[in-house]
Predicted 3D model of a 75-nucleotide RNA (c-di-GMP-I riboswitch aptamer) from a Sulfurimonadaceae bacterium. It was read from a public genome assembly, where an Rfam model found it. Model confidence (mean pLDDT): 78 of 100.
RNA sequence: UUUAGACAAAGCCAGACCUUUUGCGAAAAAGUCACGGAAAGCCCAGAGUCUUUCAAAGACAUUCAGGUUUCCAAA
Numbered sequence: 001u002u003u004a005g006a007c008a009a010a011g012c013c014a015g016a017c018c019u020u021u022u023g024c025g026a027a028a029a030a031g032u033c034a035c036g037g038a039a040a041g042c043c044c045a046g047a048g049u050c051u052u053u054c055a056a057a058g059a060c061a062u063u064c065a066g067g068u069u070u071c072c073a074a075a
Base pairs, nucleotide, nucleotide: 002075003074005072012037013036018031019030020029021028022027041068042067043066046064047063048060049059050058051057052056
């Protein structure tokens, strides 16, 4: 430098359910918890799925894809 790994170690993130609050809703935030994750870190709503006041406006980045950064080990 590149590839790639949750079969190692040290760390990190964190589903679903539940409680409270916000929202018409999908859902979001906080807490608990821990299915799991090599990018489940960040950015972009491109495709896809979903919601509704069905005009169009929204939600989801742990649905897939794209861009970008990165610990350790191996080659």